[in-house]
Context: one part of a larger RNA
């Protein structure tokens, strides 16, 4: 100088992004214990008190032995050791679990509850080319896919665009049939010859009409995927705008909740806390760009979550200081 311990005058978070870290606190008995609540809890709440040793008498008790009471020692009686700091407001998850083996434990997964869809059994959907096997020796209170997540209270309006489900008259439409046309070739015919004409039969091309499913089309469906306006005017101060106009539109955000894990201007405002508060708590609401199972608003218990705040306690600090052991270093 380092590492690991230990101790500290006054102060006591003045330190830092933050009390990180350390330090208080602790088993046990005894009193005593608030808000809230799902009456289970919250609870060890909080706060408080007690302990070693001796012993006539006294009280309990058969007895051990327990208690009062009074005595004694130490700095110190749970004498070492192991062994909760509290509390008071806020967010988000309900809960107990699950997770990134080796940088994330967490609000993310899950979850019990909630809803939709598909599947009638050789089920639906999965594996596997097949046989087969799963599903299940199950049977719709059963599986199977998606979402949403405990409980209360609730879940608005929108089918016009995707999607899905349902319909089948109509238009469209493939492969394939096909009537018919057409070339191509060439028995035979005309023709002195050149050439013309030409039927079956094979062939090349066209082809009216038939032709499924889809798609048009026509309803349905939003706890399907989603979406859920503007402009101008208006009251007897002024402001504001319950009312009016008009534009578009499937339909124009309902109940909640809001500067929010969402608010950009923003350190909005106004309130509380501090002597001072970009943070926090209540409020407000012109919501840049909330909002209803991509949930919405609550909500006691739980949390190695995360925000503000006290109390208590301390070398975190003001400011370091001394020791102890290990190491560096010097020497051998």
């Nucleotide at each position: 100088c380092g590492g690991u311990c230990g101790u500290g005058a006054a102060g006591g978070a003045a330190c830092u992004a933050g009390g990180c870290a350390a330090a208080u606190u602790a088993a046990c008995c005894c009193c005593g214990u608030a808000a809230g609540u799902u009456c289970g809890c919250g609870a060890u709440a909080a706060g408080g008190g007690g302990g070693c040793c001796c012993u006539c008498c006294c009280u309990c008790g058969c007895a051990a032995g327990a208690g009062a009471a009074g005595g004694g020692c130490g700095c110190a009686g749970a004498g070492a050791a192991a062994a909760g700091g509290c509390u008071c407001u806020g967010g988000g998850a309900a809960c107990u679990g699950u997770u990134u083996a080796u940088c994330a434990a967490a609000a993310a997964c899950a979850c019990a509850g909630g809803a939709c869809u598909g599947u009638g059994c050789u089920a639906a959907c999965u594996c596997g080319c097949a046989a087969g096997a799963g599903g299940a020796u199950g049977u719709a209170u059963a599986c199977a896919g998606u979402c949403u997540g405990a409980c209360g209270c609730c879940u608005g309006c929108u089918c016009g665009g995707u999607g899905c489900c349902g319909g089948a008259a109509u238009g469209u439409u493939a492969a394939g049939g096909a009537a018919g046309c057409a070339g191509g070739u060439u028995a035979g015919c005309c023709g002195c010859a050149a050439g013309g004409c030409a039927a079956a039969g094979c062939u090349u091309g066209c082809g009216a009409c038939c032709g499924a499913a889809g798609c048009a089309c026509c309803g349905g469906u939003a706890a399907a995927c989603g979406g859920c306006g503007g402009c101008c005017g208006u009251a007897a101060c002024u402001a504001u705008g319950a009312c009016g106009g008009u534009c578009c539109u499937a339909a124009g955000g309902u109940a909640g909740c809001g500067a929010a894990a969402u608010u950009c201007c923003u350190u909005g405002u106004c309130g509380g806390g501090u002597a001072a508060g970009u943070u926090c708590c209540g409020a407000c609401g012109c919501g840049c760009a909330u909002g209803a199972a991509u949930g919405g608003c609550g909500u006691a218990a739980u949390c190695a979550c995360u925000g503000g705040a006290g109390c208590a306690c301390u070398g975190u600090c003001u400011c370091c200081a001394c020791g102890a052991c290990c190491g560096a270093c010097u020497c051998g």
The part of an RNA shown here (large-subunit ribosomal RNA, domain IV) has 332 nucleotides and comes from Phycisphaera sp.
NCBI's taxonomy places the organism under Bacteria, Pseudomonadati, Phycisphaerales, Phycisphaeraceae, Phycisphaera.
The prediction has a mean pLDDT of 88.
Rfam family: Bacterial large subunit ribosomal RNA. Its family is annotated with structural constituent of ribosome and ribosome in the Gene Ontology.